Predicted 3D model of RNase P RNA and transfer RNA as a complex of 453 nucleotides. Its mean pLDDT, the model's own confidence on a scale to 100, is 80.
RNA sequence: GAAGCAGACCAGAUGGCCGCUCCCCGAAAGGGGGGAGGAAAGUCCGGGCUCCGCAGGGCAUGGUGCUGGAUAACGUCCAGCGGGGGUGACCCCAGGGAAAGUGCCACAGAGAGAAGUCCGCCCGCCUUUAGCGUAGGCUGCGGCGGGUAAGGGUGAAAGGGUGAGGUAAGAGCUCACCGGGUCCGGCGGUGACGCCGGAUGCCAGGUAAACCCCACCAGGAGCAAGGCCUAAUAGGGAAGCGUCAAGGACGGCCCGUCCGUGCUUCCGGGUUGGCCGCUAGAGGCCGUCGGCAACGGCGGUCCCAGAUGAAUGGUCAUCGCCCGCUCCGGGGUAACGCGGUGCGGGAACAGAACCCGGCUUAUGGGCUGCUUCGGCC
RNA sequence: GGGGCUGUAGCUCAGUUGGGAGAGCGCUUGAAUGGCAUUCAAGAGGUCGACAGUUCGAUCCUGUUCAGCUCCACCA
Numbered sequence: 001g002a003a004g005c006a007g008a009c010c011a012g013a014u015g016g017c018c019g020c021u022c023c024c025c026g027a028a029a030g031g032g033g034g035g036a037g038g039a040a041a042g043u044c045c046g047g048g049c050u051c052c053g054c055a056g057g058g059c060a061u062g063g064u065g066c067u068g069g070a071u072a073a074c075g076u077c078c079a080g081c082g083g084g085g086g087u088g089a090c091c092c093c094a095g096g097g098a099a100a101g102u103g104c105c106a107c108a109g110a111g112a113g114a115a116g117u118c119c120g121c122c123c124g125c126c127u128u129u130a131g132c133g134u135a136g137g138c139u140g141c142g143g144c145g146g147g148u149a150a151g152g153g154u155g156a157a158a159g160g161g162u163g164a165g166g167u168a169a170g171a172g173c174u175c176a177c178c179g180g181g182u183c184c185g186g187c188g189g190u191g192a193c194g195c196c197g198g199a200u201g202c203c204a205g206g207u208a209a210a211c212c213c214c215a216c217c218a219g220g221a222g223c224a225a226g227g228c229c230u231a232a233u234a235g236g237g238a239a240g241c242g243u244c245a246a247g248g249a250c251g252g253c254c255c256g257u258c259c260g261u262g263c264u265u266c267c268g269g270g271u272u273g274g275c276c277g278c279u280a281g282a283g284g285c286c287g288u289c290g291g292c293a294a295c296g297g298c299g300g301u302c303c304c305a306g307a308u309g310a311a312u313g314g315u316c317a318u319c320g321c322c323c324g325c326u327c328c329g330g331g332g333u334a335a336c337g338c339g340g341u342g343c344g345g346g347a348a349c350a351g352a353a354c355c356c357g358g359c360u361u362a363u364g365g366g367c368u369g370c371u372u373c374g375g376c377c
Numbered sequence: 378g379g380g381g382c383u384g385u386a387g388c389u390c391a392g393u394u395g396g397g398a399g400a401g402c403g404c405u406u407g408a409a410u411g412g413c414a415u416u417c418a419a420g421a422g423g424u425c426g427a428c429a430g431u432u433c434g435a436u437c438c439u440g441u442u443c444a445g446c447u448c449c450a451c452c453a
Stems, first nucleotide, its partner, number of pairs: 001373007009365002012319007020035006037349001041360002044358005049222004056255004061218005066080005081095001082093004096213002101211002103207003118152002120148007129140004160178006179203002181200008226276004236267006247259003269452003283302008321346005327340003331336001378449007387402004396433001404420005426442005
């Protein structure tokens, strides 16, 4: 210098003028104070809160899935284990079960799962024929029957790998080494798991983001929840179900509990007002202690948006930041950095709507640490 | 603000145990006609909204994301 990896951070500052919204003081004029985000976003998860009387049991359905921990909870986070990628810093993994069962594996290929003989290799028999030989016979081509998974070929995938023995030819058929599985034992670890030793030729393909099995979790709806005040209108019409055991709460079903004469849907009628919920909270900051960490305990301090046709803005000045160009100083052989002057330009993504914890996505900038490669000393 | 659904040819839509991308209308060319329409024959036209993942293989399964559509106020 180039390329890259990880972590934490900022999101312009101050002042003047003109505005918006909420709160407080004041009789008023007026004065004082607060006023978007790291993602407020997507609504992908999880909770608080509210109503459904309670939120009960089973089935179904949905979700999660290595281990230990954190937490109100999670599909999140932290620390590990195992696997994979990268030269490396480092990163990624929906990471239970395929030896419980079922399904699927197109095309190609002989055969796609306790498989399979297309070519090849080998053995036997047979006929004709060709060659060789004095002859017995041998070799080759062909047909039939059989053996063989070592080689070729197909495929994403063909039922461990290499070598030797063995055999008519072959094969874990046998043996040595290597890899994997199962079983047993020892040691370490809370555990996932790791290391070591022994036995057994056991070698049993992939797919569960296919059905399924196992373990665990989940009642439903959502602030347009829900409550109060006020105004207005026709508690009107139709259909379906039911009328004493059916229906409703209950949402897919059953049980259980409660209410118990109506219930559901559609067409109509009226209003388009106000208040609460509504922001002090699993809250922020600082210190300290425990813990590797996520996080938790204790102490101190602070109050920090609450709009609803929906506020949080505009403009000017100075300074700061980034980019380009010019000039100056200094470093270096150079490329190119550093400091400064002047001119011009730029400043992203976006924007609360009941509130929190996460994830994901969008996005400007500089900082710190580290890695690899190249050049020079 | 909250809930649900959809995205496949120019338009309207099919597409299931994951393996060929299709139908109707439209378009182009040709035939038939004196000419047009109808009809007949042939043909073109696709990043299956986008990006990742699972798988030998994805329109299909899973995740993220983009775009569009739709429903939900209160009272009696």